[in-house]
RNA sequence: UGGCUCAGAGCGAACGUUAGCGGCAGGCUUAACACAUGCAAGUCGAGCGAGAACAGGGACUUUGGUCCCCUAGUAAAGCGGUGGACGGGUGAGUAAUACGUGGGUAAUGUAUCCUUCAGCGGGGGAUAACAGUCCGAAAGGAUUGUUAAUACCGUAUAUGUCGGCGGGAUCUUAGGGUCCCGUCGGGAAUGAUGGCUUCUUUAUGGAAGCUAUCACUGAAGGAGCAGCCCGCGGCCCAUUAGCUAGUUGGCGGGGUAAUGGCCCACCAAGGCUAAGAUGGGUAGCUGGUCUGAGAGGAUGAUCAGCCACACUGGAACUGAGAUAUGGUCCAGACUCCUAUGGGAGGCAGCAGUGGGGAAUAUUGGGUAAUGGGCGUAAGCCUGACCCAGCCAUGCCGCGUGAGUGAUGAAGGCCUUCGGGUCGUAAAGCUCUGUGGGGAGGGACGAAAUAGGACGGGGAUAAUAUCCCCGGUCCUUGACGGUACCUCCUUAGCAAGCACCGGUUAACUCCGUGUUAGCAGUUGUGGUAAUACGGAGGGUGCAAACGUUGCUCGGAAUCAUUGGGCGUAAAGCGCACGUAGGCGGUCCGACAAGUCGGAUGUGAAAGUCCUCGGUUUAACCGAGGAAGUGCACCCGAAAUUGUCAGACUUGAGUAUGGAAGAGGGUCGCGGAAUUCCCGGUGUAGAGGUGAAAUUUGUAGAUAUUGGGAGGAAUACUAGUGGUGAAGGCGGCGACCUGGGCCAAUACUGACGCUGAGGUGCGAAAGCGUGGGGAGUAAACAGGAUUAGAUAUCCUGGUAGUCCACGCCGUAAAUGAUGGAUGCUAGGUGUUGGGGGUAUUGAUUCCUCCAGUGCCGCAGUUAAUGCAUUAAGCAUCCCGCCUGGGGAGUACGGCCGCAAGGCUAAAACUCAAAGGAAUUGACGGGGGCCCGCACAAGCGGUGGAGCAUGUGGUUUAAUUCGACGCAAUGCGCAGAACCUUACCUGGGUUAAAUCGCCAGGAAUCCUGCAGAGAUGUGGGAGUGCCCUUCGGGGAGCCUGGUAGAAGGUGCUGUAUGGCUGUCGUCAGCUCGUGUUGUGAGAUGUUGGGUUAAGUCCCGCAACGAGCGUAACCCCUGUCGUUAGUUGCUAAUGUGUUAUGGUGAGCACUCUAACGAGACUGCCGACGUUAAGUCGGAGGAAGGUGGGGAUGACGUCAAGUCCUUAUGGCCCUUACGCCCAGGGCUACACACGUGCUACAAUGGCCGGUACAAAGAGUUGCUAACCCGUGAGGGUACGCUAAUCUCAAAAAACCGGUCUCAGUUCGGAUAGGAGUCUGCAACUCGACUCCUUGAAGUCGGAAUCGCUAGUAAUCGCGGAUCAGCACGCCGCGGUGAAUACGUUCCCGGGCCUUGUAUAUACCGCCCGUCACACCAUGGGAGUCAGUUGCUCCAGAAAUCGGUAUGCUAACCGUAAGGAGGCAGCCGCUUAAGGAGUGACUGGUAACUGGGGUGAAGUCC
Repeated sequence: UGGCUCAGAGCGAACGUUAGCGGCAGGCUUAACACAUGCAAGUCGAGCGAGAACAGGGACUUUGGUCCCCUAGUAAAGCGGUGGACGGGUGAGUAAUACGUGGGUAAUGUAUCCUUCAGCGGGGGAUAACAGUCCGAAAGGAUUGUUAAUACCGUAUAUGUCGGCGGGAUCUUAGGGUCCCGUCGGGAAUGAUGGCUUCUUUAUGGAAGCUAUCACUGAAGGAGCAGCCCGCGGCCCAUUAGCUAGUUGGCGGGGUAAUGGCCCACCAAGGCUAAGAUGGGUAGCUGGUCUGAGAGGAUGAUCAGCCACACUGGAACUGAGAUAUGGUCCAGACUCCUAUGGGAGGCAGCAGUGGGGAAUAUUGGGUAAUGGGCGUAAGCCUGACCCAGCCAUGCCGCGUGAGUGAUGAAGGCCUUCGGGUCGUAAAGCUCUGUGGGGAGGGACGAAAUAGGACGGGGAUAAUAUCCCCGGUCCUUGACGGUACCUCCUUAGCAAGCACCGGUUAACUCCGUGUUAGCAGUUGUGGUAAUACGGAGGGUGCAAACGUUGCUCGGAAUCAUUGGGCGUAAAGCGCACGUAGGCGGUCCGACAAGUCGGAUGUGAAAGUCCUCGGUUUAACCGAGGAAGUGCACCCGAAAUUGUCAGACUUGAGUAUGGAAGAGGGUCGCGGAAUUCCCGGUGUAGAGGUGAAAUUUGUAGAUAUUGGGAGGAAUACUAGUGGUGAAGGCGGCGACCUGGGCCAAUACUGACGCUGAGGUGCGAAAGCGUGGGGAGUAAACAGGAUUAGAUAUCCUGGUAGUCCACGCCGUAAAUGAUGGAUGCUAGGUGUUGGGGGUAUUGAUUCCUCCAGUGCCGCAGUUAAUGCAUUAAGCAUCCCGCCUGGGGAGUACGGCCGCAAGGCUAAAACUCAAAGGAAUUGACGGGGGCCCGCACAAGCGGUGGAGCAUGUGGUUUAAUUCGACGCAAUGCGCAGAACCUUACCUGGGUUAAAUCGCCAGGAAUCCUGCAGAGAUGUGGGAGUGCCCUUCGGGGAGCCUGGUAGAAGGUGCUGUAUGGCUGUCGUCAGCUCGUGUUGUGAGAUGUUGGGUUAAGUCCCGCAACGAGCGUAACCCCUGUCGUUAGUUGCUAAUGUGUUAUGGUGAGCACUCUAACGAGACUGCCGACGUUAAGUCGGAGGAAGGUGGGGAUGACGUCAAGUCCUUAUGGCCCUUACGCCCAGGGCUACACACGUGCUACAAUGGCCGGUACAAAGAGUUGCUAACCCGUGAGGGUACGCUAAUCUCAAAAAACCGGUCUCAGUUCGGAUAGGAGUCUGCAACUCGACUCCUUGAAGUCGGAAUCGCUAGUAAUCGCGGAUCAGCACGCCGCGGUGAAUACGUUCCCGGGCCUUGUAUAUACCGCCCGUCACACCAUGGGAGUCAGUUGCUCCAGAAAUCGGUAUGCUAACCGUAAGGAGGCAGCCGCUUAAGGAGUGACUGGUAACUGGGGUGAAGUCC
């Protein structure tokens, strides 16, 4: 940088665990799937005709029944009116005939309601009900006859109204509208109830008049509602780019309430579209809701507005209003009934059922309230509504007790065993009574209407009557056994869920042991898990708590607010240019953008604020604010825009110069390669790391002369030039583009960018035709190699070259789009100009244009960039949004092909990436060191033996150690012991402490046994105190309690100790500085050193651990001291010896000093550090050696030295004992010894050390034995005595090159010593035996001077056992040119995709398993276009010979209407042909993920 994830809020949720109460809300998100049953739309008798029955009472009776009253002018049905277009449900369709918002209607309608005006005259003919007949199973229907109306039809009247014609005024969108006048024509009506008066009668009636109320008719207006039109707004896909024939417009008609191709005839050819038409997918829209700081994002449950739908599709009728959820007709699917002929139905109303689903309730009560329909009203109807029921689904409130109470109870858990914690928590004591239970009381919601009486007012002729108002009386409650209040009751009945590694608040124990499991992410679990499971404790929330799903947030992670593109993803390869976007200076006008003000609207609810009502809250009510929007009006004029005028600085033109591999065409050179011909000439040439293939005696290579042909143009040549980029390089000619400089003149913004588009565009490749010298994919051969389809070599074809035409891509890069302006400099270079100086070449200063380097500010994640920006700004374009899948698939376009352009998804991962840092690494570089190589000397590897290990074997062969840095290591010493192992036999508590009992301790000894052990006998009493009774200490035995013990496991839980890098020169810190940071600096650099040793320099200055030094030994000298050491001088003694007197001079001993410091001289060096040389000196540049081992690395080694956490065993994994084993033996390896011989072996002789050890010891001398050794015994606790002989060496002799007089293994025999004991299994001696071995393959080790090599001596361990180990001295070399190489290391630098760090990381094929996906002969399903066939119902049109009440009619008929028939349109249906989408498919392609597979 960038993705993934979490913490927040929310939900119509679901699931799990749990659950006391109440209030307020909410409750099929899925199948617009199918529905049993009941209910959800009726009402009006004050519109009309007609009009029952049961029950009851009465009369009669033939006892069968009949009649009357009442039921009742009731029920049910009918005509008529009104309402069923509201209310209620759902969201399928719909991307616009929808919705939101604002307008228009001069293009409209409107039942009921309100206001106003004017009316309501007079007639007629039918029809249902009903009665009868008939058909049918039913549903239902046909026919005859009768009757009424507020049903229907003429007619009168006509203020208005409608239509035609004529005229005027006014407004206007210029189409027309409104108003007025005249004229002609068309067109209304209905009664009901109450009251009063009069008349009449068959007197409960009828008629007339007046009047009130309701209804009715015409008209105007209003309100509300509805229709239509317009602007703007709100989803995705361009891998949907073209769509359209009534299509677009016009004239004229039809139709509608009304505009309009809405429909029709004719005419014209238009209309839409990159500001996304057409097509496809998805979706009801909104107020709002959730989230958010906001901008936004998501959403559209409940409530409210609009729309759409009512089984699916089509259609009209009625009506004010419907193309009608509980209406009609037709078609289709499904269900039901049926007598098979035919019929019936539509819960997306309320309940409810089945089904689907993770999932969503009662077949409840009531019309008391609110609202609706009808009615004058009473009233009826109302699954709207109000209530109740179910559900923790949500929000809100309350409770599950309060106070006191420390023996900090018991118990649990933990523990360092001391204690801590649960915890005032409990118990106990004192209180309270919300909820629950019982009893009693008990609402608000009720206001009205209607009715009764009263008062007031109005209509009216009127005191009837009707209407209005006021108070009063009466009536009405589903909820409701309610809320609420009072009393009683007892702390009694009421707490869970999740989490506790980090994120993220909260920790321990046990179990488990990469198992079981956990997990949002990181991750956790492999024997000490705060991460799993349980427990204790804790944290959080709480009648809930978690999980899952979804949305927003965090995410500035699509960035308007508010991101980027050199290297992280991202600048098109480059240019020209269309649309578009943006645009210099001045003046003026307009007012579209912009700004200010005002008006209207932005429904209610919701959000916010204030107040109020429920005890509080949720909830509810009232008021306000807000609603950033839209429309209209007024105003401003800076700025953008438009119009007009002007300007010159942007841009361009003209003139004069100079530069250039700029482009194209034609021509001409020289060098070189190759080939051909000829000459000279002879055996090789060529090629390579080395070779071979190849070529050459048929004459190559070499050399020389001539010729042919093609390609490329040495030097000049340069971070030089030029071009837009790709690119361009010999010379000349012609044609041609662009840039630069100078000075003037002209045009007057003419400019910049640029989606689409067009052109150019390296190499390779393709097509056609040429050409072909060299070179050279493919190919062949030779090498290399484990292989070598490569690198190397020899050949060699396309190609490379030319012409014409394609391709259109590159790390086409400055990985940096174009344009303009601004912002310190320094120094090169190219072109041009000006100035100064100079005789001149030229120098210096300066301006413009290019091209480089360095660098300030600034910027950047850093690196870096820095007037040629990656700085500061403006404009325009392109592009990016985690990695992989994939620049891939499909589709489209382009291409001859190769392929290019455009460009996904499924799936998968938690990363991928950039820059920089520190290490590590490199078959990177530089410098340096080390027995690292080289130069040498001697070994190992071959033999035999010793020893250790592996392996094998075994009852056991105990265990550990494994490259260097395990393997003569632990083990400085396994016959028993050791010993841990095996076999067998035993034991059950042995150390210490407490208590009790007995006995001192101790010593000798018998028996059984392999022994452990068991069982006996005997001796013997001590020390301290004493009141002499006894007590105490100590020891032994027995009992008892806790406890012990373990070489059992874990060195990957540890301490300690050790190895190793490495005695390498490094490792760090403080302060400061620097960097965003990791870090850097110091510690790097120049010198120098063994050294981060020292010096100089330096943003560092200092310091620490290491280095060095201090310490020890050794080398020289001095001082002191002088026995056990020494002996010069001097005595003495001896065959001889410091043996002895004596001495301390010397040696020596062992303490203290001195000495060496680059101190002195010279040279070099920087006047330094230092180096080299020299002097002096015993020693010279850390003199030699030792001890001493920084920070760290290797989970190095050790639990079997010891210590120690945890785990495990406890009549055994403890302890004791005997025997065995650790010593085995086809084999392999390591380390050694002895050799292979003459620098030697053997024999004899003669010398010279150092350092050690010794009383359980070393042992002299002497004797014995061939010898190992034995016997005896002096001395010595050691400078005294002993071990003790040093050996090689030297002298002499012998052997004479052999498996030997080398070598000594092996073996036989005989012994010695140690020890309880040498069989397994000791060492040594003697005699005999006499193996391999004749110097060692590949490979490999040590060593730089008193070293290697060689020679012996001593010591530890130890009874005995040494070729090992640790020390000591003797003799005593060779070589180092040098740092190229091998190994290891140090410093600096560089690259890195490494950081368990090259023993790293990691790519691809193949094989296997799983997953998603592309293609696929096909096949199935869905959607849809076009063409055709056929065509129900229905409107409309035509016709109507059949039928026909109202009107006309001189009665014949007519007008009008209807059935029927025909036609147009048309749903379902059928056929054909396309397109798209999805499923599936043998086979097939790649992709992803997987265990430790293969190539490797």
Small-subunit ribosomal RNA from a metagenome, 1496 nucleotides, folded computationally. The coordinates come from a structure-prediction model, not an experiment, and the mean pLDDT is 82.